[in-house]
RNA sequence: GGGUGAUUAGCUCAGCUGGUUAGAGCGUCCCGGUCACAUCGGGAAGGUCGCAGGUUCGAUUCCUGCAUCGCCCACCA
Numbered sequence: 001g002g003g004u005g006a007u008u009a010g011c012u013c014a015g016c017u018g019g020u021u022a023g024a025g026c027g028u029c030c031c032g033g034u035c036a037c038a039u040c041g042g043g044a045a046g047g048u049c050g051c052a053g054g055u056u057c058g059a060u061u062c063c064u065g066c067a068u069c070g071c072c073c074a075c076c077a
Stems, first nucleotide, its partner, number of pairs: 001073007010026004019057001028044005050066005
């Protein structure tokens, strides 16, 4: 340098061919429970969907560029 995959909640990840409200598990907090914890049950908070543009009536989803992290190939020495 070329190709390719990933980027969504604090962490690990879903999100089916664009459509009305963005989710799960773990974690955190509150309540129940217990002598007190743990397990368990109920509830809550938490997200500019990496950034910037574009297409569209409408974008997490499509297109372009950039950024970060991987993989493959090539080049130099």